The RNA shown here (transfer RNA) has 72 nucleotides and comes from a Minisyncoccota bacterium. The source organism's lineage runs through Bacteria, Bacillati and Minisyncoccota. Its Rfam family is "tRNA". The family's RNA type in Rfam is transfer RNA. RNAcentral records the identical sequence in 2 taxa. The coordinates come from a structure-prediction model, not an experiment, and the mean pLDDT is 82.

RNA sequence: GCCCCCGUAGCUCAACGGAUAGAGCGGCAGCCUUCGAAGCUGAAGAUGGAGGUUCGAUUCCUUCCGGGGGCA
Numbered sequence: 001g002c003c004c005c006c007g008u009a010g011c012u013c014a015a016c017g018g019a020u021a022g023a024g025c026g027g028c029a030g031c032c033u034u035c036g037a038a039g040c041u042g043a044a045g046a047u048g049g050a051g052g053u054u055c056g057a058u059u060c061c062u063u064c065c066g067g068g069g070g071c072a
Base pairs, nucleotide, nucleotide: 001071002070003069004068005067006066007065010025011024012023013022018055028042029041030040031039048064049063050062051061052060
């Protein structure tokens, strides 16, 4: 330099182009307990950036950024 794959919550993962973007773990609050642990309940928390296509984009297209792999 060229090609391929990946980027969603603190972490690990879901989501035919169409529902309020869901789940597990973690953190927080409450219940329970003498206090904790366990258990139960609740709320918070995310689509890498910028454009484009579309009635509608996490999803499709372009480019950039970051990570991984292959070739040279």